The prediction has a mean pLDDT of 82. Predicted 3D model of a 110-nucleotide RNA (SAM riboswitch aptamer (S box leader)) from a Flavobacteriaceae bacterium.
RNA sequence: AUGUUAUCAAGAAAGGUGGAGGGACUAGACCCGUUGAAACCUUAGCAACCCUUUGUUAUACAAAGAAGGUGCUACAUUCUACACUGCAAAUUGCGGCUGAUAGAUAACGA
Numbered sequence: 001a002u003g004u005u006a007u008c009a010a011g012a013a014a015g016g017u018g019g020a021g022g023g024a025c026u027a028g029a030c031c032c033g034u035u036g037a038a039a040c041c042u043u044a045g046c047a048a049c050c051c052u053u054u055g056u057u058a059u060a061c062a063a064a065g066a067a068g069g070u071g072c073u074a075c076a077u078u079c080u081a082c083a084c085u086g087c088a089a090a091u092u093g094c095g096g097c098u099g100a101u102a103g104a105u106a107a108c109g110a
Stems, first nucleotide, its partner, number of pairs: 003108006013043005021032003026081004044073003049069002051065006077102001082099002084096005
């Protein structure tokens, strides 16, 4: 690397360096960006996966917490694409807190 499980419409930004891109990939759409993108650093914050405490018979569940390990801090994982499906219509348009695929993060495993 591959794999298993869980979650992904909630939440949370300032400063410094930097100097033109960025929102994962492909295509389309829509956005962000010289009133300063990516990346890196510092500080702050959010959340509660690991974790800590308590209770119950308890490899589970519930409540509380935030010292430590990750993560995250525009837009739903920005939206669509594949399958299913509703309406209009006549082969395309507009939808569906439906599913799949892909991706991200965590824990485990190797």
The sequence was found by an Rfam model in a public genome assembly. The model forms 94% of the base pairs in the Rfam consensus. Its Rfam family is "SAM riboswitch aptamer (S box leader)". Rfam's curators write: The SAM riboswitch is found upstream of a number of genes which code for proteins involved in methionine or cysteine biosynthesis in Gram-positive bacteria.